[in-house]
Context: one part of a larger RNA
Molecule: large-subunit ribosomal RNA, domain I
Organism: bioreactor sludge metagenome
RNA sequence: GGCGUUUGGUGGAUGCCUUGGCGGCAAGAGGCGAUGAAGGACGCGGCACUCUGCGAUAAGCCCGGGGGAGGCGAGAGCACCCUUUGAUCCCGGGAUUUCCGAAUGGGGCAACCCACCUGACACUGUUUUGUUUAUCCGACUGCCAGCGGCUCGGGGACGCAGGUCCUCAAGCGGCGAAGCGGUAGGACGAAACAAAGUGGUGAGACAGGUACUUUCUUCCUGAACACAUAGGGUUGAAAGAGCGAACGCGGGGAACUGAAACAUCUCAGUACCCGCAGGAAAGGAAAUCAACAGAUACUCCCCCAGUAGCGGCGAGCGAACGGGGACCAGCCGAGCCUUGAGAGUUAGCAGAACCAGCUGGAAAGCUGGGCGAGAUGGGUGACAGCCCCGUAUGCGACAGCUCGAGAGGACACAUCAAGUAGGGCGGGACACGUGAAAUCCUGUCUGAAGAUCGGGGGACCACCCUCGAAGGCUAAGUACUCCUUGCCGACCGAUAGCGAACCAGUACCGUGAGGGAAAGGUGAAAAGCACCCCGACAAGGGGAGUGAAACAGUUCCUGAAACCGGACGCCU
Numbered sequence: 001g002g003c004g005u006u007u008g009g010u011g012g013a014u015g016c017c018u019u020g021g022c023g024g025c026a027a028g029a030g031g032c033g034a035u036g037a038a039g040g041a042c043g044c045g046g047c048a049c050u051c052u053g054c055g056a057u058a059a060g061c062c063c064g065g066g067g068g069a070g071g072c073g074a075g076a077g078c079a080c081c082c083u084u085u086g087a088u089c090c091c092g093g094g095a096u097u098u099c100c101g102a103a104u105g106g107g108g109c110a111a112c113c114c115a116c117c118u119g120a121c122a123c124u125g126u127u128u129u130g131u132u133u134a135u136c137c138g139a140c141u142g143c144c145a146g147c148g149g150c151u152c153g154g155g156g157a158c159g160c161a162g163g164u165c166c167u168c169a170a171g172c173g174g175c176g177a178a179g180c181g182g183u184a185g186g187a188c189g190a191a192a193c194a195a196a197g198u199g200g201u202g203a204g205a206c207a208g209g210u211a212c213u214u215u216c217u218u219c220c221u222g223a224a225c226a227c228a229u230a231g232g233g234u235u236g237a238a239a240g241a242g243c244g245a246a247c248g249c250g251g252g253g254a255a256c257u258g259a260a261a262c263a264u265c266u267c268a269g270u271a272c273c274c275g276c277a278g279g280a281a282a283g284g285a286a287a288u289c290a291a292c293a294g295a296u297a298c299u300c301c302c303c304c305a306g307u308a309g310c311g312g313c314g315a316g317c318g319a320a321c322g323g324g325g326a327c328c329a330g331c332c333g334a335g336c337c338u339u340g341a342g343a344g345u346u347a348g349c350a351g352a353a354c355c356a357g358c359u360g361g362a363a364a365g366c367u368g369g370g371c372g373a374g375a376u377g378g379g380u381g382a383c384a385g386c387c388c389c390g391u392a393u394g395c396g397a398c399a400g401c402u403c404g405a406g407a408g409g410a411c412a413c414a415u416c417a418a419g420u421a422g423g424g425c426g427g428g429a430c431a432c433g434u435g436a437a438a439u440c441c442u443g444u445c446u447g448a449a450g451a452u453c454g455g456g457g458g459a460c461c462a463c464c465c466u467c468g469a470a471g472g473c474u475a476a477g478u479a480c481u482c483c484u485u486g487c488c489g490a491c492c493g494a495u496a497g498c499g500a501a502c503c504a505g506u507a508c509c510g511u512g513a514g515g516g517a518a519a520g521g522u523g524a525a526a527a528g529c530a531c532c533c534c535g536a537c538a539a540g541g542g543g544a545g546u547g548a549a550a551c552a553g554u555u556c557c558u559g560a561a562a563c564c565g566g567a568c569g570c571c572u
Base pairs, nucleotide, nucleotide: 001571002570003569004568005567006566007565008564009563015557016521017520020492021491022489023488024487025486026485027484028483029481030480031243032242039100040099041098042055043054044053046078047077049075050074051073061094062093063092064091065090066089070082071081105114106113107112115210116209117208118207119206121202122201123200124199125198126197127196128195129194130193131192132191133190135187136186137185139183140182141181142180143179146175147174149172150171151170153168154167155166156165157164158163212240213239214238215237216236219233220232221231247278248276249275250274251273252272258265262312288295289294299326300325301324302323303322309317310316330473331472332471336409337408338407339406342403343402344401345400346399348395349394350393354369355368356367357366358365370386371385377389378388379387422446423445424444425443426442427441428440429439432458453468454467455466456465457464508515509514528556531543532542533541534540
């Protein structure tokens, strides 16, 4: 080194599985948006990265209903809390809903910058009303110093006396300054407070408004052209704008390709672009067909029929009449408003019947004996009608939405179509390529009739038949599925099935338009290996322990092959 046997590593095929897809069926819904959408940015938690939810009221607030023991979303934990006074959760309704985005006050390099007006609020002025406080005026009146008068009394002086004078005290009536009060009234001015009205100011903060276009409307202005009208400006009201998978109608409209080349032709009125709409759209009530008999709007399907035809008569294209079906409806607002039995839907409620032994880690397996069934399915330590959740079946709504028998009400009902029909030229559409080319549309030039009329019946004419253009509306049958609910599959089972079973239109690539992955599985249960040892207080490993299993140890089910080792035997 080779061969053989064996044992490992690596690797992730295979088997099994499925949370995800794919394709259908039935029903629903068929829109959302200036009441600010779709989609986002940034935030919101005790700690908070991502997802989910939500919006400065920020994993939430309020109300009604359901429900009945736990809850505080997930990765993923700790702490604090909530909850039978009914939480969490589910359904319905409401509130809040930063900033960007049609984005709409102006701007802008989206999620940012800069405004104006008004309001609220604060301060301040003013008007009115009310209340309170204090002030003044004048009238009346009370108290009071004092003044003088009268009466009586006491005392003193003078006088012969009558009497006079002084003084003290009492009584009566009167006046009465200042001051202190009281009552009714008035006043102007003041102050304070409150309410209402009106004006001013306000750095910052708060709320609302302020785009454009169209229609209607208010006012101002205002030509040619006197009045006017057009036009311009302005007030108010309403609507529109944007997004969305396919389906629809309309306006534009290729080429590759086929013709075995290529030009008419074909591909194809397809792809694509634009406009507009609806839950469907479009079409639609004969100026239609037919053929001497008649049919009777439109749409869709099956035949007719790959026929008649068209066609460098090449490639190819390709009807109609008539028949059979689906549906059915006619009209000139087919509808509108109110009420509304009931039904459906958006949470839910009840809901039959089994035990023991054996094996095993575990029973639903096996054995034995029972029960139920108007009962898919899923789960539970292996395969369960009877263990659990459900299902059949029977019930159920305060509130929202939809349908809706029936009842009541209010409107409305047009009136026959001219630059038309037809014609010329040029095109287009009709299965029909200019053809014998009717019919329909019209860019251009022309241009009737008036129901005694007009159109059509595939050049054209006659007869005959049939219909009435140049106004309009119309359900159903038909097309589609971004989406919701339920169910189904001789559909896939992780290189499959959607690109995406997993935090995927992500990571990553690209200036950009755009392109675009890989990546599932321990176990029944984390019981996710306490403790010890080696090692560096590693990595990794050895014991121990858990477990049915650890060669199930998180690079975890099974674990093929390529590829790389070890051991043993033989050969060289």